Two RNAs folded together computationally: RNase P RNA and transfer RNA, 457 nucleotides in total.
RNA sequence: GGAGCUGGCCAGGCAAUCGCCGCGCAUCGCAAGGUGCGGGGAGGAAAGUCCGGGCUCCAGUGGACAAGGUGCCAGGUAACGCCUGGGGGGCGCGAGCCCACGGAAAGUGCAACAGAGAGCAGACCGCCGAAGCCUCGAAAGAGGCUGGCAAGGGUGAAAGGGUGCGGUAAGAGCGCACCGCGUCGGUGGCAACACGCGACGGCACGGCAAACCCCACCUGGAGCAAGGCCAAAUAGGGAAGGAAGCUUCCUGCCCGCAAGGGUGGGAGGCAGCGUGGGUCCCGCGCUCCUUCCGGGUAGGCUGCUUGAGGGUCGCGGUGACGCGGCUCCUAGAGGAAUGAUUGCCCCCGACAGAACCCGGCUUACCGGCCAGCUCCCCCU
RNA sequence: GGGCCAUUAGCAAAGCGACCCAAUGCGCUCCCCUGUCGAGGGAGAGAUCGUCCUUUUGAAUCCGACAUGGCCCGCCA
Numbered sequence: 001g002g003a004g005c006u007g008g009c010c011a012g013g014c015a016a017u018c019g020c021c022g023c024g025c026a027u028c029g030c031a032a033g034g035u036g037c038g039g040g041g042a043g044g045a046a047a048g049u050c051c052g053g054g055c056u057c058c059a060g061u062g063g064a065c066a067a068g069g070u071g072c073c074a075g076g077u078a079a080c081g082c083c084u085g086g087g088g089g090g091c092g093c094g095a096g097c098c099c100a101c102g103g104a105a106a107g108u109g110c111a112a113c114a115g116a117g118a119g120c121a122g123a124c125c126g127c128c129g130a131a132g133c134c135u136c137g138a139a140a141g142a143g144g145c146u147g148g149c150a151a152g153g154g155u156g157a158a159a160g161g162g163u164g165c166g167g168u169a170a171g172a173g174c175g176c177a178c179c180g181c182g183u184c185g186g187u188g189g190c191a192a193c194a195c196g197c198g199a200c201g202g203c204a205c206g207g208c209a210a211a212c213c214c215c216a217c218c219u220g221g222a223g224c225a226a227g228g229c230c231a232a233a234u235a236g237g238g239a240a241g242g243a244a245g246c247u248u249c250c251u252g253c254c255c256g257c258a259a260g261g262g263u264g265g266g267a268g269g270c271a272g273c274g275u276g277g278g279u280c281c282c283g284c285g286c287u288c289c290u291u292c293c294g295g296g297u298a299g300g301c302u303g304c305u306u307g308a309g310g311g312u313c314g315c316g317g318u319g320a321c322g323c324g325g326c327u328c329c330u331a332g333a334g335g336a337a338u339g340a341u342u343g344c345c346c347c348c349g350a351c352a353g354a355a356c357c358c359g360g361c362u363u364a365c366c367g368g369c370c371a372g373c374u375c376c377c378c379c380u
Numbered sequence: 381g382g383g384c385c386a387u388u389a390g391c392a393a394a395g396c397g398a399c400c401c402a403a404u405g406c407g408c409u410c411c412c413c414u415g416u417c418g419a420g421g422g423a424g425a426g427a428u429c430g431u432c433c434u435u436u437u438g439a440a441u442c443c444g445a446c447a448u449g450g451c452c453c454g455c456c457a
Stems, first nucleotide, its partner, number of pairs: 001376010012345007020041002023038006043351001047362002050360005055223004067219005072086005087101001088099004102214002107212002109208002124153002126149003131146006161179006180203001181201005186195003227302004237293007245270011272286005309328008346349001381453007390406003398437001408424005430446003
């Protein structure tokens, strides 16, 4: 100098004026509110709503099943599907990066096409002619049949350990050596796991569980339109009081000479509808006015932002993180504020706007800065 | 705030691990028929299954992420 890797940070700046949403103080006002001053006002993702928790209400003796989720080990955490460290596997010269990474010697299932054979496999090409039989031949031998063979070819994503030597008719873990694999043990490690450790086994146990499934662990439901408080009009609920259909009898008052009419009181009877399983009896309810009570709606207030919070220092830890001291306060709307104009500067400005809060993940994003590290080239 | 569905040729729509470089209907192109058009008959083209990944020997189909479109629920009577 070039090419990269990891971690962290920033996200146009400054000034003036006028606005918008909260807060504090002062002042005017009975109050509603007004005025003045001061101070605050979007993000790393506020997003997707994919996980986890707080908070709130409902449900709940405990357990099991179902359903859903997670899945190497250990730790961190309020918790997690997140993070940290480690193990195993893969990629890269390297710094580093990636992995849904339990179980296929419980069971069921799947594997098109090709291929002889695809699940405790298979003679298509091929190799053999030792054994038995047939033919030819004097014999040696040749040809064929019964057969033997998983070494080679070929098919496939996948064909039942690899290399070498021995062995054989040809072959084959058939035998042996080394490598691989499995079981048991030993050693190291909390563990996953590792070992140029020991013994045993010729090898038996192929793949797929983001196929059903098995194993282990986790999960009660709903969501700030949760929930709490205040509380109109109308309708409906409850209580008290009053009035009310037809008819019979008794009775008071008024009008009228009378017949009669009007208006009240008391006692009794009756009809209609609904309901009590059908029918009968019987019971209950069904109309209007006034006052009061309680629930709930509209509406208003609250929940609402001080929190698993930020900064800094020290200590513990490889680290995620934890503990302690000091210090800071940093949006809170409800049709929903954070904007507009002007001036100057520069590298000319990406994705994008809070709505109960927090921890993660994922996705979007012009660019810039810092620290540590790796590889290559050059110079000293 | 909560829950669910769809995306396959110009349009509609089947297929839900291999039979699928994907069925069918309408439409489109060409030919026949007709004086011409239509109808009818015959032949043909047209899809990288919304995008990017993952698992698998193999993905339209399974898993994950994203995009677009649509639907339902909530309070009172």

Its mean pLDDT, the model's own confidence on a scale to 100, is 80.
It holds a member of the Rfam family "Bacterial RNase P class A". The family's RNA type in Rfam is ribozyme.